[in-house]
Context: one part of a larger RNA
RNA sequence: CUGGGCGUAAAGCGCAUGCAGGCGGUUUGUUAAGCGAGAUGUGAAAGCCCCGGGCUCAACCUGGGAACUGCAUUUCGAACUGGCAAACUAGAGUUCUUGAGAGGGUGGUAGAAUUUCAGGUGUAGCGGUGAAAUGCGUAGAGAUCUGAAGGAAUACCAGUGGCGAAGGCGGCCACCUGGCAAGUAACUGACGCUCAGAUGCGAAAGCGUGGGUAGCAAACGGGAUUAGAUACCCCGGUAGUCCACGCCGUAAACGAUGUCUACUCGGAGUUUGGUUCCUAAUCCUUUAGUAUCGUAGCUAACGCGAUAAGUUCUCCGACUGGGGAGUUCGGCCACAAGGUUAAAACUC
Numbered sequence: 001c002u003g004g005g006c007g008u009a010a011a012g013c014g015c016a017u018g019c020a021g022g023c024g025g026u027u028u029g030u031u032a033a034g035c036g037a038g039a040u041g042u043g044a045a046a047g048c049c050c051c052g053g054g055c056u057c058a059a060c061c062u063g064g065g066a067a068c069u070g071c072a073u074u075u076c077g078a079a080c081u082g083g084c085a086a087a088c089u090a091g092a093g094u095u096c097u098u099g100a101g102a103g104g105g106u107g108g109u110a111g112a113a114u115u116u117c118a119g120g121u122g123u124a125g126c127g128g129u130g131a132a133a134u135g136c137g138u139a140g141a142g143a144u145c146u147g148a149a150g151g152a153a154u155a156c157c158a159g160u161g162g163c164g165a166a167g168g169c170g171g172c173c174a175c176c177u178g179g180c181a182a183g184u185a186a187c188u189g190a191c192g193c194u195c196a197g198a199u200g201c202g203a204a205a206g207c208g209u210g211g212g213u214a215g216c217a218a219a220c221g222g223g224a225u226u227a228g229a230u231a232c233c234c235c236g237g238u239a240g241u242c243c244a245c246g247c248c249g250u251a252a253a254c255g256a257u258g259u260c261u262a263c264u265c266g267g268a269g270u271u272u273g274g275u276u277c278c279u280a281a282u283c284c285u286u287u288a289g290u291a292u293c294g295u296a297g298c299u300a301a302c303g304c305g306a307u308a309a310g311u312u313c314u315c316c317g318a319c320u321g322g323g324g325a326g327u328u329c330g331g332c333c334a335c336a337a338g339g340u341u342a343a344a345a346c347u348c
Base pairs, nucleotide, nucleotide: 004319006317007302008301012316014201015200016199017198021194022193023192025088026087027086028085029084030083031082033081034080035077036076037075038074039073040072041071042070049065050064051063052062053061054060091191092188093187094186095185096183097182098181099180103177104176105175106174107173108172109171110154115149116148117147118146119145120144121143125136126135162169163168206247207246208245209244210243211242215241216240220236221235222234223233258315262311263310266293267292269290270289271288273286297304298303321348322347323346330341331340332339333338
């Protein structure tokens, strides 16, 4: 290089934006770089291969041919790829009219609950467990009523419902703002797809500075259990969880399924928009999603099955027996924790 594969066997980067690179719609003309055909030159000899000849044969020697699939020059061709010129509208995009939504950011605000504090009533227990004890309580707890404070989260609605590229997003209101879908015409005219490096986003935990701290709760203390109990259970409880700004850059970051395009039977559900009909529910057709069953096909099987793991196309990533090891060393990044890139000896 050819070849094989990447849902679960090794293998899809956590996700996106995007330069270089790779790939790229329809028509006409032109060009002739790629491409095809011919010619000429060259492609040393020996060797290999084919047909002969000479040593008694063979090895060996020797004659001729073929081959040397290449390179250069030149002539011709013009379907395809490329270049150039002109045009088109089916890809892509813009405008207009509507629509749904926990998409993002900032500020405000509401009610329930927990806790604490203050006060009233009131008396001996409360709490907790398998059972207990630690704990709280006659200095008046728990229960109940009133008031106040403060923080965090938003019951019901709520849904294999919605939105977002992914991470993720859920009370209500206002402002700022991104994306998506449908309809109808008009416009631009291939402006596209993918993407090494690069850049940005990226749960939780963790880190820095400053706040905040109701509940929960690593660590820690105590009570139990137990042979022991550095646990599971119970009583407490600090970081943390929350906010602002800045880092970290990892997850079973999962659909364990990269992105884009086209094509390929159906059934029933749901979300959003539209058309028609009747307006009473519906029904029909259709767009974009979402979940389920299933045909062909695929698959080692499980299963997938128009949201493909089917049939194709483009580009990227990554795999090559288990352990050693996602480790050492080195590089880069980070305040650190660590991350990323990434071996070998040896062994089975």
Background
This is a predicted structure of a 348-nucleotide part of an RNA (small-subunit ribosomal RNA, central domain) from an uncultured prokaryote. RNAcentral holds the full RNA, with entries from ENA. Its mean pLDDT, the model's own confidence on a scale to 100, is 86. Its Rfam family is "Bacterial small subunit ribosomal RNA". Gene Ontology terms of the family: structural constituent of ribosome and ribosome.